[in-house]
Context: one part of a larger RNA
RNA sequence: GAAUGAACGUUGGCGGCGUGGAUUAGGCAUGCGAGUCGUACGAGAACCCGCAAGGGGGAAAGUGGCGAACGGGGUAGUAAUGCGUAGGUGACGUGCCCUGCGGUCGGGGAUAGCUUAGGGAAACUUAAGGUAAUACCCGAUGACACCAUGAGGUUUGAAUACCAUAUGGUCAAAGGUGUGAUUCCACCACAGGAGCGGCUUGCGUGGUACUAGCUAGUUGGUGAGGUAACGGCUCACCAAGGCAACGAUGCCUAGGGGAUGUUAGCGCAUGAUCCCCACCACUGGGACUGAGAUACUGCCCAGACACCUACGGGUGGCUGCAGUCGAGAAUCUUCGGCAAUGGGGGAAACCCUGACCGAGCGACGCCGCGUGUGGGAUGAAGGCCCUUGGGUUGUAAACCACUGUCAGAGGGGAUGAAUUGCUAGAGAGCUAUCUCUCUAGUUUGACAUAGCCUCAGAGGAAGCACGGGCUAAGUACGUGCCAGCAGCCGCGGUAAUACGUACUGUGCAAACGUUAUUC
Numbered sequence: 001g002a003a004u005g006a007a008c009g010u011u012g013g014c015g016g017c018g019u020g021g022a023u024u025a026g027g028c029a030u031g032c033g034a035g036u037c038g039u040a041c042g043a044g045a046a047c048c049c050g051c052a053a054g055g056g057g058g059a060a061a062g063u064g065g066c067g068a069a070c071g072g073g074g075u076a077g078u079a080a081u082g083c084g085u086a087g088g089u090g091a092c093g094u095g096c097c098c099u100g101c102g103g104u105c106g107g108g109g110a111u112a113g114c115u116u117a118g119g120g121a122a123a124c125u126u127a128a129g130g131u132a133a134u135a136c137c138c139g140a141u142g143a144c145a146c147c148a149u150g151a152g153g154u155u156u157g158a159a160u161a162c163c164a165u166a167u168g169g170u171c172a173a174a175g176g177u178g179u180g181a182u183u184c185c186a187c188c189a190c191a192g193g194a195g196c197g198g199c200u201u202g203c204g205u206g207g208u209a210c211u212a213g214c215u216a217g218u219u220g221g222u223g224a225g226g227u228a229a230c231g232g233c234u235c236a237c238c239a240a241g242g243c244a245a246c247g248a249u250g251c252c253u254a255g256g257g258g259a260u261g262u263u264a265g266c267g268c269a270u271g272a273u274c275c276c277c278a279c280c281a282c283u284g285g286g287a288c289u290g291a292g293a294u295a296c297u298g299c300c301c302a303g304a305c306a307c308c309u310a311c312g313g314g315u316g317g318c319u320g321c322a323g324u325c326g327a328g329a330a331u332c333u334u335c336g337g338c339a340a341u342g343g344g345g346g347a348a349a350c351c352c353u354g355a356c357c358g359a360g361c362g363a364c365g366c367c368g369c370g371u372g373u374g375g376g377a378u379g380a381a382g383g384c385c386c387u388u389g390g391g392u393u394g395u396a397a398a399c400c401a402c403u404g405u406c407a408g409a410g411g412g413g414a415u416g417a418a419u420u421g422c423u424a425g426a427g428a429g430c431u432a433u434c435u436c437u438c439u440a441g442u443u444u445g446a447c448a449u450a451g452c453c454u455c456a457g458a459g460g461a462a463g464c465a466c467g468g469g470c471u472a473a474g475u476a477c478g479u480g481c482c483a484g485c486a487g488c489c490g491c492g493g494u495a496a497u498a499c500g501u502a503c504u505g506u507g508c509a510a511a512c513g514u515u516a517u518u519c
Stems, first nucleotide, its partner, number of pairs: 001519004006515005013369006019362002026325003030322003035066003040063002047056003073280003082205008092197003097193004102188002105139004114129006145170006152163003175185002206252003213243003218240008255277004259270004282303005305316004333359001335358003341355001342353004372402004382393004406460001408455004415448002421442009463508005468489003474503005484491002
C1' cells in the first nucleotide's frame, strides 16, 4: 500500500447494488415451513328449495394414488468409504418424461370409514355387525421378457456379449370422463433413449519420526450365501500371506473443489456470500416402506434433557423462516405475497410452497450524488499572535443577484404481464371428448419505480485524524521526569513546534481513526 462476513471510538444527509450468528453442532416458548387428487372409492354434516316425498350442496374424517429421498439448513465428523481430474463397467440400476411394439379376459374374499356396545385423565384403544375401489387375491392368455437344456456363427487379447435357432417351463393388467373412446387421461409386458445414480482404476490432494514397525477376515485361493452389481461383502475349508523409510501404523489439525485476497509474476494465505460434490439432523444403534432413504419436520430400541398427568401413563427434538435465553468484542423483522421464476399434486380450473420474489433493520462493504453558485474590502466585529506599527482567520462572513440536485408536498404514467387464465369464432391433425395455430373480447402486481410535470424555499444536510523525524502541516499559554504521549527513534527535570488547551494549518471526507488478521 491492498484486503476483511470484521469489532471498538467520535461523527453521521440521500440513493443503488451487495452483505449480516465467524463464538455454544449450547437450550428452546409461539406461529408458519408438504401437500394434493371427488375425472380411483364408499359414505356424506352444515346450509338452500320444497307442505311432504324429494332435489341441490358439499365441510371434516377415511380407503386408494402420486409426492413427501426434491427444495431449505449446517460443517460436527472425515486425511480418505471424501474431493479434483482422466478413465472403466466384458460387473450394474432407474419412478415420472420421450420413442417403438403388443395387450388390458373371467372370477373371489376381505377391510377402513360407518353403526352399536365398552376401556382410559389423556395419548389412544377393544369387541360385534356391515360396505366400496385404480386396495388385495385366484385363474386365463402371453412374447423379441426370464429360467433350463442342445447345437451353430460373429466381434474381441479374452465371452458370461451379440446374431439367428430348437424344445420345455414361468410371469401381466384397472379403470375414469363422456351421448359417444382403437382415438382423451390412466393401466400391463417388452425394447430403446434422455437425464440421474451405484460400483471401480490411475494420478493429485495437511502437520508430526522426540510416532518404526502394523495387520487374523488380516492377504490370497476353492466353494457357498448375499447384492441391482464386482468383491472377505459374509460364511466353511485351505495356504501364509499383505502394508511400510517413495513414511505403513499412531497422534494432532481439517469438509474438498470452482474460486477469493495479495503480487509485475512465481508464490503465499484463505475456503463468508454464489455454484458443484461429500457428510450431518438431540446422542448411539436398527431396520421397514419405496424406483430411489446413514429417511431434518417417518418408524422401532436405548440414553440424556425438557414438558403434561387424575401417578396408572404419555409427549417432544428450529444445524428450515422469523423469534427467545445463554455465552460473546460481535451479526437483523415473531413482516408482505404466490404477481414473477421454479417445485409437488390434479384432465383442468385450482390448491400448497418461510423455495423464491419483495419490503424492514445495520455507514457492514463498494459505487454515485448532495450539503449551494456568482459577485462582494470599510479587508467589519469577534478570536489568535504581536517588536503595539501591525499580521492572520479572510471573499471567509454580512450584503446583493441567482439556481433548484437530494430531501418535502402534489400529479400523471412506462416497465417487471407472457408462450397467464376465461369466453366466442376460424383452420389443421383420417376418426377425436384430445392437441396445435390464428383472430376478437376480457382478466391477473405482493412490491418497486427509471424518466416527466407543478409548488415552495438556501432553506433540512460535516466531521474525523494529525502537525519533532520517518510524513503533508506551527504558534501561544498551562504543566515542570509530574500529569501524560509513543508505530520506531524517542519527548516531559521552568522558554516542550513531541504532554494538555486555544488559535491556525495539513490530510481524508459521510466518514475518519484504532485494534485484529492476510499478502